Predicted 3D model of a 126-nucleotide RNA (SAM riboswitch aptamer (S box leader)) from Thermanaerothrix daxensis. Its mean pLDDT, the model's own confidence on a scale to 100, is 84. Lineage of the source: Bacteria > Bacillati > Anaerolineae > Anaerolineales > Thermanaerothrix.
[in-house]
RNA sequence: CUCUUAUCCAGAGAGGCGGAGGGACCGGCCCGAUGAAGCCUCGACAACCUGGAUGCGCGUGAAGUGGGCGCACGGGCAUCCAAGGUGCCAAGUCCGGCAGAAAGUUCAAUUUCUGGAAGAUAAGAG
Numbered sequence: 001c002u003c004u005u006a007u008c009c010a011g012a013g014a015g016g017c018g019g020a021g022g023g024a025c026c027g028g029c030c031c032g033a034u035g036a037a038g039c040c041u042c043g044a045c046a047a048c049c050u051g052g053a054u055g056c057g058c059g060u061g062a063a064g065u066g067g068g069c070g071c072a073c074g075g076g077c078a079u080c081c082a083a084g085g086u087g088c089c090a091a092g093u094c095c096g097g098c099a100g101a102a103a104g105u106u107c108a109a110u111u112u113c114u115g116g117a118a119g120a121u122a123a124g125a126g
Stems, first nucleotide, its partner, number of pairs: 001126008013042005021031003025097004043089001045087001048085002050082007058074004093118001098115006
């Protein structure tokens, strides 16, 4: 960088350096000298991967048995705990962008809903 899958209306900031941008892109609307981006330190949030506990199915196995229960192992699901690997800590991914439907309108604007696109993050693959 590309592909696949899942999630995206929840949550969580102080200090130091820095010195004008930032919110992916486009339009809008915001944030910013009461200090943007970026870097560092500490802290927090969350729970994708990870580890553990409990419960319930499933499969396999050994001895025995009329059969089951039970036992061991593997894997699945649910709930809970931890926080090692990531992530994240303005605004719903800040809102919209493409398509369809409904409402609305003289035509519009606009609003709502559904799906999609794009993006972000994780896990896996190339």